[in-house]
């Protein structure tokens, strides 16, 4: 060069067109407790990598680019 996969929240990570993006983790404060662990509640917590398109709606379909991986030359 081609070709395939992935990019969602500080970090993993869910979602398969359908109306408040679900969850762990970590962190701040608070409740429990003698006091710590454990165990609860609140919040960091979303312009879905970026820009067009399609669509009555799009993380999800399309094109295009920016970035990681892979494979083949």
């Nucleotide at each position: 060069g081609c070709c395939c996969c992935c990019g969602u929240a500080g970090c993993c990570c869910a979602a398969a067109g359908g109306u408040a993006g679900a969850g762990g983790c970590g962190g701040a404060c608070c409740c429990c407790c003698u006091a710590a662990a454990a165990g609860g509640g609140u919040c960091c917590u979303g312009u879905u990598g970026u820009c067009g398109g399609u669509u009555c709606g799009a993380a999800u379909c399309c094109g295009a680019c920016c970035g990681g991986g892979g494979g083949c030359a």
Overview:
RNAcentral holds the sequence, with entries from ENA and MGnify. Transfer RNA from a Streptosporangiaceae bacterium, 73 nucleotides, folded computationally. It matches the Rfam family "tRNA". The family's RNA type in Rfam is transfer RNA. The coordinates come from a structure-prediction model, not an experiment, and the mean pLDDT is 80. RNAcentral records the identical sequence in 2 taxa.